[in-house]
RNAcentral holds the full RNA, with entries from ENA. The part of an RNA shown here (large-subunit ribosomal RNA, domain VI) has 266 nucleotides and comes from an Oxalobacteraceae bacterium. It matches the Rfam family "Bacterial large subunit ribosomal RNA". Its mean pLDDT, the model's own confidence on a scale to 100, is 89. NCBI's taxonomy places the organism under Bacteria, Pseudomonadati, Betaproteobacteria, Burkholderiales, Oxalobacteraceae.
Context: one part of a larger RNA
RNA sequence: CGCUGGAAAUUUGAGAGGAGUCGUCCCUAGUACGAGAGGACCGGGAUGAACAGACCUCUGGUGUAUCAGUUGUCGUGCCAACGGCAUAGCUGGUUAGCUACGUCUGGACGGGAUAACCGCUGAAAGCAUCUAAGCGGGAAGCCCACCUCGAGAUGAGAUUUCCCAUCCCCUUGAGGGAGUAAGGGUCCAGGGAGACCACCUGGUUGAUAGGCGGGAUGUGGAAGCGCAGUAAUGCGUGGAGCAGACCCGUACUAAUACCCCGAGGG
Numbered sequence: 001c002g003c004u005g006g007a008a009a010u011u012u013g014a015g016a017g018g019a020g021u022c023g024u025c026c027c028u029a030g031u032a033c034g035a036g037a038g039g040a041c042c043g044g045g046a047u048g049a050a051c052a053g054a055c056c057u058c059u060g061g062u063g064u065a066u067c068a069g070u071u072g073u074c075g076u077g078c079c080a081a082c083g084g085c086a087u088a089g090c091u092g093g094u095u096a097g098c099u100a101c102g103u104c105u106g107g108a109c110g111g112g113a114u115a116a117c118c119g120c121u122g123a124a125a126g127c128a129u130c131u132a133a134g135c136g137g138g139a140a141g142c143c144c145a146c147c148u149c150g151a152g153a154u155g156a157g158a159u160u161u162c163c164c165a166u167c168c169c170c171u172u173g174a175g176g177g178a179g180u181a182a183g184g185g186u187c188c189a190g191g192g193a194g195a196c197c198a199c200c201u202g203g204u205u206g207a208u209a210g211g212c213g214g215g216a217u218g219u220g221g222a223a224g225c226g227c228a229g230u231a232a233u234g235c236g237u238g239g240a241g242c243a244g245a246c247c248c249g250u251a252c253u254a255a256u257a258c259c260c261c262g263a264g265g266g
Base pairs, nucleotide, nucleotide: 001152005163006162007161008160009159010158011157015149016148017147018146021049022048023047024046025045026044027043033038051106052105053104054103055102059100060099061098062097066093067092068091069090070089071086072085073084074083075082076081110144111143112142117137118136119135120134164265166178167177168176169175170173183261184260185259187203188202189201190200191199208254209253210252211250212249213248214247215246217243218242219241224237225236226235227234228233
C1' cells in the first nucleotide's frame, strides 16, 4: 500500500516446511525344520543408541553487583573495625538466570490408494489362464494421520463484537478538506520478549519497575561487650550477621497532564 466504511478479537485451511532411523535382550520355543551341529517365520514384551523438541525438580557447570577465609601494600590519626589496589589479588561455597554431563517427551497406532508379487471368478480360445469385463490381498515407500507456519490464498475467505452517518469547499467526482467516534499511536514504568523494530504486561479505577516489609535461599557463627587464657586463641550473647536476580505483600518514588492519528461507506 492492497484486501471497496472504520475498528477489535476469534478462526477456516489453499499451500509450505518438519518428523519418519536402527540395535540388543526375553517370551512364544530349544518349538517348527534338521541325522546332528544348529535353529526360525508369525505374534507379544522389555531395554537402549543416535537424532529432535522442551525444561531446570534432581546431578553437575557457570554465576566479575552474593557470603566467608586469607597474602602484600596504601588509606580512614592510632588500637580495633573497615575501604582501595594487586587477573574478580588468591582460595572455598553459592540464589536467580543461562545451561549438559542432567530430566521429560517424540518417531508410533490407525485409515486410504498402490509397487513388485500372491490370488478369486472368468472368457476371447468348449480346455487352460490373476485380466480382457469384474473383485480381493499386498511395502520402511505415496496420500491422510502427528508438529510448525499459513487469507499478499490479490482467488486477499468466515464468525462475533464495537463505532456511527457531522461540518466546509469546488472543477459535482468512487472529488478535496476539517473536527470527531469505536479504536490506535506517540510518550512513560517494565518484561524468561528482544540486535533495532516487533511482541507481551502495566500506566493512579495502578502492583509495571524501584524502594520498603515478610519469606525462601546462600554463606556459616558479624561487630560490640562479657568470660577463660601471659598470649595466640577459644567460649557466651546468637543458626549470629550479611546478602543479586527468587516468592508474597505494600502506593513511599516513578509510570502525570497534554498531544497526534483515525469512518461518513458507487